Molecule: small-subunit ribosomal RNA
Organism: Archangium sp.
RNA sequence: AUCUUGGAGAGUUUGAUCCUGGCUCAGAACGAACGCUGGCGGCGUGCCUAACACAUGCAAGUCGAGCGCGAAAAGGGCAACCUGAGUAGAGCGGCGCACGGGUGCGUAACACGUGGGUAAUCUGCCUUAGAGUCGAGGAUAACUUUCCGAAAGGUUAGCUAAUACUCGGUAAGCUUACGGUGUCUUCGGACGCUGUGGGAAAAGUAGGCCUCUAUUUAUAAGCUUACGCUCUGAGAUGAGCCCGCGGCCCAUCAGCUAGUUGGCGGGGUAACGGCCCACCAAGGCAACGACGGGUAGCUGGUCUGAGAGGACGAUCAGCCACACUGGAACUGAGACACGGUCCAGACUCCUACGGGAGGCAGCAGUGGGGAAUUUUCCACAAUGGGCGAAAGCCUGAUGGAGCAACGCCGCGUGUGUGAUGAAGGUUUUCGGAUCGUAAAGCACUUUCGACCGGGACGAAAAACCUCUGGCUAACAUCCAGGGGCCUGACGGUACCGGGAGAAGAAGCACCGGCUAACUCUGUGCCAGCAGCCGCGGUAAUACAGAGGGUGCAAGCGUUGUUCGGAAUUAUUGGGCGUAAAGCGCGUGUAGGCGGCUUGGCAAGUCAGAUGUGAAAGCCCUCGGCUUAACCGAGGAAGUGCGUCUGAAACUGCUGAGCUUGAGUGUCGGAGAGGAUGGCGGAAUUCCGCAAGUAGAGGUGAAAUUCGUAGAUAUGCGGAGGAACACCGGUGGCGAAGGCGGCCAUCUGGACGACUACUGACGCUGAGACGCGAAAGCGUGGGGAGCAAACAGGAUUAGAUACCCUGGUAGUCCACGCUGUAAACGAUGAGAACUAGGUGUCGUGGGUGUUGACCCCCGCGGUGCCGCAGCUAACGCAUUAAGUUCUCCGCCUGGGAAGUACGGCCGCAAGGCUAAAACUCAAAGGAAUUGACGGGGGCCCGCACAAGCGGUGGAGCAUGUGGUUUAAUUCGACGCAACGCGCAGAACCUUACCCAGACUUGACAUCUAUCAAACCCGACCCAAAAGUUGGGGUGCCCGCAAGGGAAUGGUAAGACAGGUGCUGCAUGGCUGUCGUCAGCUCGUGUCGUGAGAUGUUGGGUUAAGUCCCGCAACGAGCGCAACCCUCGCCUUUAGUUGCUCCGCAAGGAGAUCUCUAGAGGGACCGCCAGUGAUAAGCUGGAGGAAGGUGGGGAUGACGUCAAGUCCUCAUGGCCUUUAUGUCUGGGGCUACACACGUGCUACAAUGGCGAGUACAAAGCGUUGCCAACCUGCGAAGGGGAGCUAAUCGCAUAAAACUCGUCUCAGUUCGGAUCGGAGUCUGCAACUCGGCUCCGUGAAGUCGGAAUCGCUAGUAAUCGCGGAUCAGCACGCCGCGGUGAAUACGUUCCCGGGCCUUGUACACACCGCCCGUCACACCAUGGGAGUCAAAUGCUCCAGAAGUCACCACACCACAGUGGUGCCCAAGGAGUGCUUGGUAACUGGGGUGAAGUCGUAACAAGGUAGCCGUAGGGGAACCUGCGGCUGGAUCACCUCCUUU
Repeated sequence: AUCUUGGAGAGUUUGAUCCUGGCUCAGAACGAACGCUGGCGGCGUGCCUAACACAUGCAAGUCGAGCGCGAAAAGGGCAACCUGAGUAGAGCGGCGCACGGGUGCGUAACACGUGGGUAAUCUGCCUUAGAGUCGAGGAUAACUUUCCGAAAGGUUAGCUAAUACUCGGUAAGCUUACGGUGUCUUCGGACGCUGUGGGAAAAGUAGGCCUCUAUUUAUAAGCUUACGCUCUGAGAUGAGCCCGCGGCCCAUCAGCUAGUUGGCGGGGUAACGGCCCACCAAGGCAACGACGGGUAGCUGGUCUGAGAGGACGAUCAGCCACACUGGAACUGAGACACGGUCCAGACUCCUACGGGAGGCAGCAGUGGGGAAUUUUCCACAAUGGGCGAAAGCCUGAUGGAGCAACGCCGCGUGUGUGAUGAAGGUUUUCGGAUCGUAAAGCACUUUCGACCGGGACGAAAAACCUCUGGCUAACAUCCAGGGGCCUGACGGUACCGGGAGAAGAAGCACCGGCUAACUCUGUGCCAGCAGCCGCGGUAAUACAGAGGGUGCAAGCGUUGUUCGGAAUUAUUGGGCGUAAAGCGCGUGUAGGCGGCUUGGCAAGUCAGAUGUGAAAGCCCUCGGCUUAACCGAGGAAGUGCGUCUGAAACUGCUGAGCUUGAGUGUCGGAGAGGAUGGCGGAAUUCCGCAAGUAGAGGUGAAAUUCGUAGAUAUGCGGAGGAACACCGGUGGCGAAGGCGGCCAUCUGGACGACUACUGACGCUGAGACGCGAAAGCGUGGGGAGCAAACAGGAUUAGAUACCCUGGUAGUCCACGCUGUAAACGAUGAGAACUAGGUGUCGUGGGUGUUGACCCCCGCGGUGCCGCAGCUAACGCAUUAAGUUCUCCGCCUGGGAAGUACGGCCGCAAGGCUAAAACUCAAAGGAAUUGACGGGGGCCCGCACAAGCGGUGGAGCAUGUGGUUUAAUUCGACGCAACGCGCAGAACCUUACCCAGACUUGACAUCUAUCAAACCCGACCCAAAAGUUGGGGUGCCCGCAAGGGAAUGGUAAGACAGGUGCUGCAUGGCUGUCGUCAGCUCGUGUCGUGAGAUGUUGGGUUAAGUCCCGCAACGAGCGCAACCCUCGCCUUUAGUUGCUCCGCAAGGAGAUCUCUAGAGGGACCGCCAGUGAUAAGCUGGAGGAAGGUGGGGAUGACGUCAAGUCCUCAUGGCCUUUAUGUCUGGGGCUACACACGUGCUACAAUGGCGAGUACAAAGCGUUGCCAACCUGCGAAGGGGAGCUAAUCGCAUAAAACUCGUCUCAGUUCGGAUCGGAGUCUGCAACUCGGCUCCGUGAAGUCGGAAUCGCUAGUAAUCGCGGAUCAGCACGCCGCGGUGAAUACGUUCCCGGGCCUUGUACACACCGCCCGUCACACCAUGGGAGUCAAAUGCUCCAGAAGUCACCACACCACAGUGGUGCCCAAGGAGUGCUUGGUAACUGGGGUGAAGUCGUAACAAGGUAGCCGUAGGGGAACCUGCGGCUGGAUCACCUCCUUU
């Protein structure tokens, strides 16, 4: 010092919110692999797959101090022979080979871990103690030799040794049999002492010495030392066996077992034991999971985690198992033996075909498999092992090196300075910004690497030499100590020094959010990305590239796996009313839990002590490598288990008691509780009779149907079945399902009162058993009504439905089965506690009252409201969903699926139990705001209604579609496109087509140069374009030369130009809802929140207008008002207007009209009524005008990706001798047709003719144009006046008066066509207007449908203006004449407010279901078939153990044989698993397939659940059930008054 150091979240369901819930991410780790990249060192690690097969080499030998043999090459020598050499070598013998090393197949087991036991055991070598080590014998290998064989090998005869083998002697001790006896004991026995009898031993070798003995100068028989050998005891070490406890999955494995369980006796073993055998008994195991199946070596530990846990079990360490596969034993202290043996099998190799050999899961290495894992290295120097007395030998153990970024750790790739912010890149709003002090430059340093030089630690021993001491009779050896000598694979390595020089050393991933980091270009739902959400369809921070940035760094990313986050299996630490989740209900077994008092025990519990919990690892401290990783030492920890001692509160066990839990008893009443039998009336139907006549019935409307053969309606009588009106009630009873006329019998339960008895007898309840609506099934009855199926009629596009007429099962009864429902309070049972208020049912008590009855207080049930608390919210709230306890059941994303397979049940239908592959990123609950509803309420609008006039029919005009065309330019498309852009296309316009031309351009700016500009011609051409002639010089500065401005020409390039595209990139403008009354904000309050409140409510208004109320108080944009205009009055002003005079010129006046300035006037102000006394409303007076006086301008927040790139502006894209520009001609004017908007009509309220009145508002000098003249007329001539209250356009028309026409295709109507003119204009052919003459079409009031209008309005009549050379039935204005009707809000349309439902939110033009068709995917069934595993039965039976027999007899060995057991093998029969399969079933997925419309709103027949039938399909229908049904009304209860 350790000993409490430790806990983060995010994205994604929605328009938004809260919750539930899954998916995904950020972290750490790895024996990893892959991609890109790669400087150095240290320490580690390295076939996870084929326990697949293996070439080659090595991995276990050693001892001559146990023993006997014993070469050769070579050398020497003439040779014999010597040396080599008693060497090499093999053999006998001893020890080792059972260790070390490898692997994880098998194994779910006493295999492992932990703690015990062995009184049921063994243990070579080692330590220690004791006693011994005597005598004798026969073989045998090697060797020599014979034979066989290709070989491997075998064999015959003969020789020989031992620490090999055999025999005998001895026996302290050991052992054994029978006795005696002590101690301990788990009572089984164990350990001692003792008596008698029996049994089994041994080996030598080496060195030294001479005291004794014998030979003699040194030997041994002797002594001594060392190593051995034998017996015995103890120890240590190692091992065997037994037991308690602990650690995987599946119950879709529920029953298993015959040596099985036990006993007696025996055999066997080192040892207990059914381990084995004979006999006897019938046991043993199992829901606390037997048996079976799958998977797996176990542990210390490793990874992760805050922890509890979860996952894993490489390297290191302990244990186990295995050694080509299977079986077996032998030897041995130890094996059933990795580098031993035998047998069988598969495979490989050799072979002379007869027969043999082999086993890398040792170290290297090879092939193979695989995403993937190293050198056929060095050394025994160190550590350790075997043998040996030792030297030493052996050692792929080990120590090292090599390869690999595989991991961890450390170091480096430079440091400082340096702003012209260089060049260059990128970007840009063109100014700049950024890479960036970055570079260059200057100054400095030198780790690592490269080069040169030095150079370790690891080594201390043994042995040998020597010295000292000890031992011995003595010496030596030996023992102890000192000195010397010698030994390094790594390796010339670590480390140290030196010189040179910034010199040799940076990548990878990412940059939409999560998640740190942004721009450009390319691409254009393509190519591609993606962990989740999701990006990409022309402006992509998401693809690809680039610049820049961020992160990590010799690595960085990706993939895989584990834990975490995930409280997402919840012990710590979750839930079940509606999100997934309470069994349909009860009785009850096992189990779990259990009232009060007291004594005892001590199993649980608690405390202390002690043993153990291997080492390594983790943690702490200290230390060693320069640091770290790594390593060493010490400590702590190891939550566990055992033993001993103690405590006694609680649990437990046990004894004794208690009454409050539970039960019994007595009395009492309530009740659709159950079962059986009987009885009753109403109604339907049928039958009979009577009476009666033409219909009845049914529906939205009809029809099928019944009826003149007499129905329906009516009366009487009869038959039969089913159900029980009223009472009747959020009333009652029952466990639930459920139960309803009356009576009787039998019977269950609950409740109240009394408080006598028992004395915890209780609660819950896995399995189990019973009950269990409707439908359905079986058998037999019954059958009135109703009614699946079925038939017919309707409806409909269809209608397998909804509606109607019929109608069978069934519905009813008896007996049996089925066992399910939205079997619901979607709420398990029991117990206790926690404010109240108010109904109701049963019952008891009390006060008062004669009584009826009222009130108060209890107990038990059943409702509503409500506090605290809880809840995601809704809501629940003493009948809990609150606070707690006990027990049971159930849940863990959606779909696939309550399905498949298996099992159990059922007659069947089917029920119970119950998955996976695959697929999605959601599925869901509650609440919020909208939108919507074939939901509701209130209100408004020419919305309907009431009226008037139209459109739709005709002709024409005009616009559009379509068609046509060289072109018929383009846009606008429900309302809100279509007499719209266009307030005016013959050319122009013009954007279109054809043709001809131009290319810095028709237009802008800049540069250079020339010329002033400009004007007038000519030629050519269709014009434009082109060619060419003449005239003519200006302005400013300057003495001049010259320069400048403007204009034009030429040249080159920057650029111009584009009515080309995108209105879905935009600005601006506009339409529309809608002149509808709405849309919001601040603060406060409420709600976890989205949000709500305000803005709702009661009144009122044209109005969110105003008043009142109110957790709101205020405010803003809208409404209204302020503005313009019209209407009345006053005043001011008075020309050109007005009045008067005048023939006129002109004059006078300011009264009226008028003009145009300024004011006044109207405010529910006054009165009455009404209303909450308010806001207001109704009526009245006055007034020119009355409740906004009429009209206009004015258009909130927003919606429609509404319209417009062709008004304009503008991003991006495209075009550039053309998509630009100019010119001529054509087209926009076409025409089988369809539609919209208009004009004129169809006539007598009219047409025509004649006459007579009355406006307003405008316009006019490129103009309006008078008088007058000509012309039938359009018009022409003419020229006065007028820049306009002066002149002109300009006669207003309808009206009125008179006349005529007389109901007809006309004296209506005017289209069309012919002819003749006129005007404008360069020009009226395509293609203008007008006039005259002639012609005289359709049309006689318009189908379905549809439009406008509420008063000076509709209708009708004319006038003017813009555009414009000309062209108006259109548009915009003006006045004249001038109506009808509105009961009213049921309905249609649109809108506003409140409320309700919702599965919609792109918001009903929404969402969404199923069949069918196509493609793909996984899966079930499937005649079969293939493979694997395994059970049982039978056959067979190698090697081998054991037993027995034979080889004359005894002993040993051997050989042969027999028997039991038994591996592989064979046969039969089951079972399980997997693969595959014609065909087949459903399922899932898939931008734009088909059919319908089932569900969501009352979804247009409310929906859903169970069941049955039917149908292309969603579905429909019957029966019963539920509300998780809208709407209206009623009842009850509650709240407030």